[in-house]
Context: one part of a larger RNA
This record gives sequence, structure tokens and C1' cells, in this order.
RNA sequence: UUGGGUUGAAAGCAUGCGUAGGCGGCCCUAUUAAGUCAGCGGUGUGAAUGACGGUGGCUCAACCAUACGCAGUGCCCUUGAUACUGAUGGUACCGGAUUACACUUGAGCCUAGCGGAAUGUGACAAGUAGCGGUGAAAUGCAUAGAUAUGUCACAGAACACCAAUUGCGAAGGCAGCUUACUAAGGUGUUAAUGACGCUGACCUACGAAAGCGUGCAGAUCAAACAGGAUUAGAUACCCUGGUAGUCCACGCCCUAAACGAUGAAUACUCGAUGUUAGCGAUAUACAGUUAGCGUCAAAGCGAAAGCGUUAAGUAGAGCACCUGGGGAGUACGCGCGCAAGGGUGAAACUC
Repeated sequence: UUGGGUUGAAAGCAUGCGUAGGCGGCCCUAUUAAGUCAGCGGUGUGAAUGACGGUGGCUCAACCAUACGCAGUGCCCUUGAUACUGAUGGUACCGGAUUACACUUGAGCCUAGCGGAAUGUGACAAGUAGCGGUGAAAUGCAUAGAUAUGUCACAGAACACCAAUUGCGAAGGCAGCUUACUAAGGUGUUAAUGACGCUGACCUACGAAAGCGUGCAGAUCAAACAGGAUUAGAUACCCUGGUAGUCCACGCCCUAAACGAUGAAUACUCGAUGUUAGCGAUAUACAGUUAGCGUCAAAGCGAAAGCGUUAAGUAGAGCACCUGGGGAGUACGCGCGCAAGGGUGAAACUC
């Protein structure tokens, strides 16, 4: 490299957008003849070795030799064909894609404001000896009046119930209420465009938590750290404290078991059932239907577990990736980063 593969054995990029490239619905028509197909011709080419046929040499053979021959499906040149693909031009379609309109859905994003419970702190009142914590304790707090109780005030963070196998989003993710802006999905028939599509190397954007820079904020929780226990020890598990951090703004970092361990789009292939949102003249009724989210299961697939119209089934087109374990996601180089580090990514050696 081919072949074969990528749910879990090695293997789907964390996710979008999209450049080049590859591939591409459907009717008619003209030109072309690149692909494709057919024909003819040849001192064009198709190295040597090998193969095949001669001839010869080792006693034969294997083997070897040869200014011998043949073969070499091919390529090139040339002549045609035009169904399909391609190229160039014209013309049409609505099924893919998109737009407008109407209705509709949601924790989608972002902005500003507001709310109650809880927690902590402070002040005051009233009140007395404990509180707290554990398996049991102790450290700790408390007569300088704690804890428990009541009233008032302040602060920051998170939003109980509703809540669901729910919903939305490309993924990360998103949940108190209201507001402004904005994006997305669904249904409907009417109208419009008329292939405008799919995928997508590179690029670019977004990307949990932790971490980094500057400046705020700092209630809770809490790496580090300190103390108390436990223990043979206890740099832990348990307890009392507690700093970064956790929150906000701006700028970085760019990684996760970033998981459905299953890339994205399309078409086709028995059924059952739950649920969300529409349509269904009215209703949270019902048959049905469209779009999702789930649970089973026929065929089929699979090594089996299992998957099964949400495919891991049947197909075609494009992308990414894998090729024994360790060494190693290491070294070196390169470019990225403030740093931490991240990206790319070997070999010797060894089993």
C1' cells in the first nucleotide's frame, strides 16, 4: 500500500460553519468526443532476467549457455460510434434545498430589573450554663454571657416544590419571576425561487471543570495548611478550623470516560407501546396524521453481549481514523501559550 475494519477487541476529529476537492434530482434539445465502446494498420514502444519453443554443455537430469525464435491481454498513433458520464450553449419541471405568510413550541443565547426561603455576620431584647461534634471522643466556641428564642439590619451565592425515561441547543451546556434584543425547531396550505444540493483536507468559530493575568467581590463550600482523633504508623478516611479557588468583568488556556465509548447527510426495510408539540371546525374525548424523545420486538446483522425505521439492517457518494504489547502520547524538531502546558509525533531496545 492493498485487503479488512472503527458500540465495548487497535480505530469516528469535542462540536459547528465552510474554502479547495470529490460526488450530485428531473424533461427536451444542439455541438463536442475527454471518459466509454468498436474497428483497422504497424521494421513505433512494450529493458534484462524469468516463462514457452529450438539448439548446445556438464555421462542423463536438475542446472547452465545462446548476437535463435515466440509470447508479452498493454501503451502510443490512427479511423469511427454517441446510449451513459463529462464539457459548452439553449429551454423546461417540482419531488431535494430555500424564502415569504399564518399558527405554534421550548431550562436555546444574551441584557436589565425584581423576589422569597436558607446560610453567615452585626445590633438590640430576654435568658443561663453549657454548646458543638462523634462509633466513642477531643481540638473548637462559651460567665468578657455562648448555644437555643425573638425583632431589626447587612452581605454574597444558589434557585426547594412544580420536575418527568419531560423540554431546548451543533456540541460544551441550559432551570426562581419579569423585561428588551436575538437565534432555532415544528405544522399548514397558499404564494415565490428553480438544483441554488451532500460531504468537506486546510482554515476559522465555539468549546465543562481546573488553571493563568488584571481589577472587583467574598456568604457558603473548600485543594493547600493547622489542630484533634483513629492507628503499629496514618503525610488518609472521621472531627474543628481554614487560604487559594468557588462568584462578577475583561483577556488567555483548548483539554475531559468532551460518551450513545456509535462522525455528518440521503434513500429503502413487519409490528407493539409510552410520552412531548402541532393539525384534526369546539374539548386535556377519539380514529388518524406530521415532527421529536423513550421502551420492547419480526426480518436482517453480529463472535456473542446485543443492535433492530433513533440500526450496529440494505445501499450508493464524500470525510476522519486503525494495522501486535511495551518503550510512548515519551524523545527530538517545528510552530502555539504569560505560565501550566497543549498540537504534531518517532526510533533504538524488548516480549
The prediction has a mean pLDDT of 85.
The part of an RNA shown here (small-subunit ribosomal RNA, central domain) has 351 nucleotides and comes from uncultured Pedobacter sp.
Taxonomically the source falls in Pedobacter (Bacteria, Pseudomonadati, Sphingobacteriia, Sphingobacteriaceae).